[in-house]
Context: one part of a larger RNA
């Protein structure tokens, strides 16, 4: 609870996609549900209120009238909204002719360090700290140069920068493909927007199977340090982390800001792309479009701050949530998963 919010005080679903449904372009005819107006029935009486009258007043009676507002008949109206017919192009698509891109799948190629192995040179330490020590070495180690394997990552470039719906995406090449954005205007002719519910995809971690293991490391051993050390620190190290099928559905999944559409001073940079009276040509300078940042006026806001093509400004549509703090995202239920969770979600009490 007919009302007020939702960047940080409670509160935008993680993101798209679409079903009912909710809005929703310009112009014309056409019906008349809705919508406004006239008329007209009903809403029993008492109540209630208006005027008038009666009990000596009142209260309390009586006579006569009215409002709103429901629900139906009719009757013309035809702006608005809906119906049905036509038409247009400014919204939204298709098409075409350019264009940047770490967008996505797939394959092939590559160097640098890292650690092991081999077989030289050399001969007492390495390593590791705040100091040790555990550890590692004469069975030849650490160091150096040469080969060889492996598995991960992918320095400079690199940006306040591009790219995707969002998670996310960077070694270099190839093939495959999805989407933007620009330009001329052909072409369909409102074919739109949002969207319960439902799909779809979705870091990390985990979880099943089958491979893979270099370095790093939850778990664990030992060394330290302390009063004590189930920690920080050092030395091992195992799942995992990487591939591949499949689950899992959560994250401070964040810009802690939900979509769409229109308008609202300015300066200053960036990133694709047009364009111009720029120019031999590339710059610069103007000027138009898509993005992505700074500073700021107006306005907004409890402040902090937000600020015109990226609003938290001014309006419109839909849509998810919220209503004091603990209890508690817990307890029962119920649904989905192998499981471990997930979604859904109280109450008593308390203050």
């Nucleotide at each position: 609870u007919u009302g007020g919010g939702u960047g940080u005080a409670a509160a935008a679903c993680g993101u798209c996609u679409u079903u009912a449904g909710g809005u929703g372009g310009c112009u014309u005819c056409u019906u008349a549900a809705g919508u406004a107006c006239g008329u007209u029935g009903u809403c029993a009486a008492a109540u209630c209120u208006u005027a008038g009258g009666g009990c000596u007043c009142a209260a309390c009676c009586c006579u006569a009238g009215a409002u709103a507002g429901g629900c139906g008949g009719u009757g013309g109206a035809a702006a608005c909204u809906a119906u049905g017919g036509g038409g247009c192009u400014a919204g939204a698509g298709u098409a075409u002719g350019g264009u940047a891109g770490g967008g996505g799948c797939a394959g092939a190629g590559g160097g640098a360090a890292u650690u092991u192995c081999u077989a030289g040179u050399g001969g007492a330490a390495c390593g590791g700290u705040g100091a040790a020590a555990u550890g590692c070495g004469u069975a030849a180690a650490g160091a150096u140069a040469a080969g060889a394997a492996a598995g991960a990552a992918c320095a400079c470039c690199a940006a306040c920068g591009g790219u995707g719906u969002a998670a996310g995406c960077a070694c270099u090449c190839u093939g495959u493909u999805g989407g933007g954005c620009c330009g001329a205007c052909a072409u369909u002719g409102a074919c739109a927007u949002c969207g319960a519910g439902a799909g779809a995809c979705a870091a990390a971690a985990g979880c099943u199977a089958g491979g893979g293991g270099a370095g790093c490391a939850a778990a664990u051993g030992g060394g330290a340090u302390g009063a004590g050390a189930u920690a920080c620190c050092c030395u091992a190290g195992u799942a995992g982390u990487c591939c591949u099928a499949g689950c899992c559905a959560u994250a401070a999944a964040c810009a802690a800001u939900g979509g769409a559409u229109a308008c609202u001073a300015a300066g200053c940079g960036u990133u694709g792309u047009g364009u111009g009276u720029a120019u031999c040509a590339a710059c610069c300078c103007g000027u138009g479009u898509a993005g992505u940042g700074c500073u700021g006026u107006a306005g907004u806001u409890a402040a902090c701050a937000c600020g015109u093509u990226u609003a938290a400004g001014u309006a419109u549509c839909c849509c998810g949530c919220u209503u004091a703090g603990g209890g508690a995202g817990u307890a029962c239920g119920u649904u989905c998963a192998c499981a471990a969770u997930a979604a859904u979600g109280a109450a008593a009490u308390u203050c």

Model confidence (mean pLDDT): 84 of 100.
Small-subunit ribosomal RNA, central domain from Sphagnum contortum, 351 nucleotides, folded computationally.
The full RNA is in RNAcentral, with records from SILVA.